[in-house]
Context: one part of a larger RNA
Molecule: large-subunit ribosomal RNA, domain I
Organism: Deltaproteobacteria bacterium
RNA sequence: AGCAUACGGUGGAUGCCUAGGCGCUUGCAGGCGAUGAAGGACGCUCGAGGCGGCGAAAGCUCCGGUGUGCUGCCAACGAAGCUAUACACCGGAGGUGUCCGAAUGGGGAAACCCAAUCCGUCGAAAGACGGAUUAGCGCGCACUGAAUACAUAGGUGAGCGCGGCGAACGGGGGGAAGUGAAACAUCUCAGUACCCCCAGGAAAAGACAUCAAUCGAGAUUCCCCUAGUAGUGGCGAGCGAACGGGGAAGAGCCUAAACUUGGGCCACUUCGGUGGCCUGAGGGUUGCGGGACCGCGACAUGGGAUGACUGCGGGAUAGGUGAAGCGAGCUGGAAAGCCGGCCAUAGAAGGUGAUAGCCCUGUAACCAAAAUCCCAAAGUCCUCUAGCGGUAUCCCAAGUACCACGGGACACGAGAAAUCCUGUGGGAAUCCGGGUCGACCAUGAUCCAAGGCUAAAUACUCGCAAGCGACCGAUAGUGAACUAGUACCGUGAGGGAAAGGUGAAAAGCACCCCGGGAGGGGAGUUAAAAGUACCUGAAACCGUAUGCUU
Numbered sequence: 001a002g003c004a005u006a007c008g009g010u011g012g013a014u015g016c017c018u019a020g021g022c023g024c025u026u027g028c029a030g031g032c033g034a035u036g037a038a039g040g041a042c043g044c045u046c047g048a049g050g051c052g053g054c055g056a057a058a059g060c061u062c063c064g065g066u067g068u069g070c071u072g073c074c075a076a077c078g079a080a081g082c083u084a085u086a087c088a089c090c091g092g093a094g095g096u097g098u099c100c101g102a103a104u105g106g107g108g109a110a111a112c113c114c115a116a117u118c119c120g121u122c123g124a125a126a127g128a129c130g131g132a133u134u135a136g137c138g139c140g141c142a143c144u145g146a147a148u149a150c151a152u153a154g155g156u157g158a159g160c161g162c163g164g165c166g167a168a169c170g171g172g173g174g175g176a177a178g179u180g181a182a183a184c185a186u187c188u189c190a191g192u193a194c195c196c197c198c199a200g201g202a203a204a205a206g207a208c209a210u211c212a213a214u215c216g217a218g219a220u221u222c223c224c225c226u227a228g229u230a231g232u233g234g235c236g237a238g239c240g241a242a243c244g245g246g247g248a249a250g251a252g253c254c255u256a257a258a259c260u261u262g263g264g265c266c267a268c269u270u271c272g273g274u275g276g277c278c279u280g281a282g283g284g285u286u287g288c289g290g291g292a293c294c295g296c297g298a299c300a301u302g303g304g305a306u307g308a309c310u311g312c313g314g315g316a317u318a319g320g321u322g323a324a325g326c327g328a329g330c331u332g333g334a335a336a337g338c339c340g341g342c343c344a345u346a347g348a349a350g351g352u353g354a355u356a357g358c359c360c361u362g363u364a365a366c367c368a369a370a371a372u373c374c375c376a377a378a379g380u381c382c383u384c385u386a387g388c389g390g391u392a393u394c395c396c397a398a399g400u401a402c403c404a405c406g407g408g409a410c411a412c413g414a415g416a417a418a419u420c421c422u423g424u425g426g427g428a429a430u431c432c433g434g435g436u437c438g439a440c441c442a443u444g445a446u447c448c449a450a451g452g453c454u455a456a457a458u459a460c461u462c463g464c465a466a467g468c469g470a471c472c473g474a475u476a477g478u479g480a481a482c483u484a485g486u487a488c489c490g491u492g493a494g495g496g497a498a499a500g501g502u503g504a505a506a507a508g509c510a511c512c513c514c515g516g517g518a519g520g521g522g523a524g525u526u527a528a529a530a531g532u533a534c535c536u537g538a539a540a541c542c543g544u545a546u547g548c549u550u
Base pairs, nucleotide, nucleotide: 001549002548003547004546005545006544007543008542009541015535016501017500020472021471022469023468024467025466026465027464028463029461030460031165032164039100040099041098042055043054044053046078047077049074050073051072060094061093062092063091064090065089069082070081071080105114106113107112115134116133117132118131119130120129121128122127136162137161138160139159141157142156143155144154169200170198171197172196173195174194180187184234210217211216221248222247223246224245225244231239232238252453253452254451255397259282260281261280262279263278264277265276266275267274268273287431289396290395291394292393293390294389295388296387302384303383304382307381308380309379310378313375314374315373316372317371319367320366321365326340327339329338330337341358342357343347349361350360351359402426403425404424405423406422407421408420409419412438433448434447435446436445437444488495489494508534511522512521513520514519
């Protein structure tokens, strides 16, 4: 030195555990903000720090619940207190709420600096302190008011609104490239990512100028099929319907115009009025065309998604009642294990010194709210609602439909290319009218554009509650089970860790000895030193002893 065996050290794998995660289900909630948010800075405790809470501050007031204990956690300790005159704790409603932040009196290198006006306190004054107000934009209103007579622009004031934040979902305005096409340009990726605007608890869409096919259907949305079909496509890569059928849900309405009429202004006037424009009210809302107009008839019946009121009842935010286990038994450190009983509308679960229906918290079932909030039956107010005939005088949404050119959207890439949107130009008709039926024409069928509103079925989950898992179990599961978006890195945008476990209980080793200490040896605790470098304690690696070999 190597090998082997034994005993150690180091190390922290493995096993077991879970305080934390991940995914999902059901319900709730779906917003917060100038009454100052989200997010922060700085402070607040008797004693120093961090976390949580709070704002001149571990708290104030009121109302409920609960209650003999309490002065948050890490986290003990000391001190000083509170509490049946009900503390602490839990819930509801208020009050306070420094400074920054949309930040809004002005400024600014956020958490700072400097003001003005009015009021108050102190002061002889200078001034100091305290309270309130003072940003901008939009809208309508009032007052004022130039060049310039009326006016307008402008100015001033009070009122209302907006601003900023927020996980996804939604609508709109813009809008890539990597990629695929085995290269690449049309094409694809994809109207995706991303940027911007706006909204809601959902949004959007929506009440046929729709489809269909000679039969008919009857708003929109979503799902399953139709169907990877018909198509489209450097007919490449790819893209990719509809009709129709089956389901979820189900709901329909209001204007414009004709006509009548009130008000204002203007014009004409034979002074009786007539006409035009603006504005309000009634009327009217349709495609077996409807309405106006004229005539007849009715005043009832039904409906309601809006608003107001009353609000049965239900729910949320604290809680309460809640069955049944004993034995001087056995083992053990400890009983929940074993033996013999009992309850069960409760044998979900967690805890308790091992494995507990009956020990604790609970569970099934039942009960409860001073206060605030949500849903909401029924009702009242309110509001909406019709018919028959006639005539063919009037109306039935205009720079619209449509056409041409240029684009875009439609599964459809200009194609035979209809349909929808529209930048430029042209430019109708009013029911004897107009659109569509995939160029176009005829016939036929069908539907009424150029105004608007509309629940539900659908999408999502930052958050709250309850629950579930052939999900993870500390190199896993969130980056984060622990002081975690922390430490640390970076000028910055940003990047971003490691780190869990004594024991049932600290009973955390009094006392003695060695040592400067660290540490160790006794003694003691404990079931066991498991001794806070603490459960188990693998391997690499390092030793000690012995044997063998060289």